[in-house]
RNA sequence: CCGUGCUAGGCGGGGAGCUAGCGGUGCCCUGUACCCGCAAUCCGCUCGAGCGGGGCCGAAUCCCCGCCCGCGGCUCGACGGGCCCGAGGAAGCCCCCGGUACGGAGCGAUGAUGGUCGGGUCCUGCGCGACGCCAACCUGCGAACCCCGUCAGGUCCGGAAGGAAGCAGCGGUAAGCGGGCGAUGGCGGGUGCCGCAGGGACGCCUGACCGGAGCAACCGGCCGGGACAGCGCUCGAGUCCGCCGCGGUCAACGGCGGGUGCACGG
Numbered sequence: 001c002c003g004u005g006c007u008a009g010g011c012g013g014g015g016a017g018c019u020a021g022c023g024g025u026g027c028c029c030u031g032u033a034c035c036c037g038c039a040a041u042c043c044g045c046u047c048g049a050g051c052g053g054g055g056c057c058g059a060a061u062c063c064c065c066g067c068c069c070g071c072g073g074c075u076c077g078a079c080g081g082g083c084c085c086g087a088g089g090a091a092g093c094c095c096c097c098g099g100u101a102c103g104g105a106g107c108g109a110u111g112a113u114g115g116u117c118g119g120g121u122c123c124u125g126c127g128c129g130a131c132g133c134c135a136a137c138c139u140g141c142g143a144a145c146c147c148c149g150u151c152a153g154g155u156c157c158g159g160a161a162g163g164a165a166g167c168a169g170c171g172g173u174a175a176g177c178g179g180g181c182g183a184u185g186g187c188g189g190g191u192g193c194c195g196c197a198g199g200g201a202c203g204c205c206u207g208a209c210c211g212g213a214g215c216a217a218c219c220g221g222c223c224g225g226g227a228c229a230g231c232g233c234u235c236g237a238g239u240c241c242g243c244c245g246c247g248g249u250c251a252a253c254g255g256c257g258g259g260u261g262c263a264c265g266g
Stems, first nucleotide, its partner, number of pairs: 001266006009057003012030004020046005034054005063259006072250004076245002079242005085236004092231002095226006102220003106215002114210008122199006128192002131188005137180005147172004155164003
C1' cells in the first nucleotide's frame, strides 16, 4: 500500500414545556434521516442513555472535536398602542369673578358722559276728606206685687156730707233690649292720584338749563385671578397586544479545518 473479517459508532437533530432530574410520546423549528411494540389523571430510566425486540452500514459524504454562519425558541429591555388604577392641579374644555374695548349688536347732534337747579320716591307734624266705631239724638218694646197716673168692681173710716188705701184693666215710664243715623261730639288707622310746613337722602326715576361727543359692556375675542377633577393633559403602577433589538441564552440545517481502533492474509 492492497484485500478480507470485525469493533467503537451511526441509521436524524434541536427549542419550549413536563420532570427532583434525564430521555421519549404530544407541540414548534430544521428538512427527508431502518422496522415493530409502549406512552399525558403518561411511558421508560438514574447521569447522559428512551425501554424491549429485529434489521442495515461501518472507520468515513456518513463517526468524533473545534471554529464560522444561523432557522427557530426562551428570556431581558426599550418603544408604540388598548384597558384599568392612583397622584397632581401643570397650559385646554366646563364654571365663577374682575378688567379691556378688537369685532358684532345697541344708545347718542331729535344732544352722550358730565355739571347746576328743582320735583318724585323716604320720614315727621298739622289740616281737610272718606271710612269704621262709640256717645248723644230719634224711634219701638219694656214691671203679677215691692214704679207712676187713672182706678170699674169690691174693701176700709164716718150718722151723713164726705174721705182713704188700692187689685185687674187702660195709659205711661226706669234699667235693659232692638232699630235708625242726615246733622252733633269723641275716637281709630295697612285711609286718600288731597292740601300745608319741616327734614333727610344723595341711591334710583324725572323736568328745565349749561355744554358739545361720547356712552355702555349683551354676545364673541383678548388679559388677569379663582374653583373643580367629569374629559383632556402630566407623572407613576399594573395588565394585554404589537414591533424592534441596541441585549443574553439554547440552537437545527449548512460551511471550513482537524482527528479516529483491532485481527488475519498478500
Predicted 3D model of a 266-nucleotide RNA (Bacterial large signal recognition particle RNA) from an Actinomycetota bacterium. The sequence was found by an Rfam model in a public genome assembly. Its Rfam family is "Bacterial large signal recognition particle RNA". Rfam's curators write: The signal recognition particle (SRP) is a universally conserved ribonucleoprotein involved in the co-translational targeting of proteins to membranes. A reference for the family is Rosenblad et al. (2003), "SRPDB: Signal Recognition Particle Database", Nucleic Acids Res. By type it is a non-coding RNA gene. Its mean pLDDT, the model's own confidence on a scale to 100, is 75. The organism belongs to Actinomycetota, within Bacteria.